[in-house]
Molecule: FMN riboswitch aptamer (RFN element)
Organism: soil metagenome
RNA sequence: CGGGACUCGGUGAAAUUCCGAACCGGCGGUAAGGGCCAUGACGGCCCGAGCCCGCGACCCGACGGCAGCCAGCCGCCGGUGGAUCCGGUGUAACUCCGGAGCCGACGGUCACAGUCCGGAUGGGAG
Numbered sequence: 001c002g003g004g005a006c007u008c009g010g011u012g013a014a015a016u017u018c019c020g021a022a023c024c025g026g027c028g029g030u031a032a033g034g035g036c037c038a039u040g041a042c043g044g045c046c047c048g049a050g051c052c053c054g055c056g057a058c059c060c061g062a063c064g065g066c067a068g069c070c071a072g073c074c075g076c077c078g079g080u081g082g083a084u085c086c087g088g089u090g091u092a093a094c095u096c097c098g099g100a101g102c103c104g105a106c107g108g109u110c111a112c113a114g115u116c117c118g119g120a121u122g123g124g125a126g
Base pairs, nucleotide, nucleotide: 001126007021008020009019010018022115023114024104025103026055027054028053029052033047034046035045036044037043050102051101059079060078061077063075064074065073066072084100085099086098087097088096106118107117108116
């Protein structure tokens, strides 16, 4: 240093929360694709998956510390932890190409939130 996104319409007393369409996608790995550089040749570098693997965040718990009336805060360990198929090419693709889908912590709210507000001027893989 280190996270993006509600625009139009509908219903309604009330919705950026519902409905129709729209919009967004953290970090590392893998990768046949793409780009750049270079040679006589071999090469070198960069980018490339939300739903494959792993991690982080959120949430839950044990232990330790601070505090000690309660609440709370910090450290550490453990747990939990969303979602993809079909077709094509090919030696090889859940990564490419085409198509159709799906997912998204907790608390708040005149009405149910991935997108608004809040913890958070926080934490955080890296």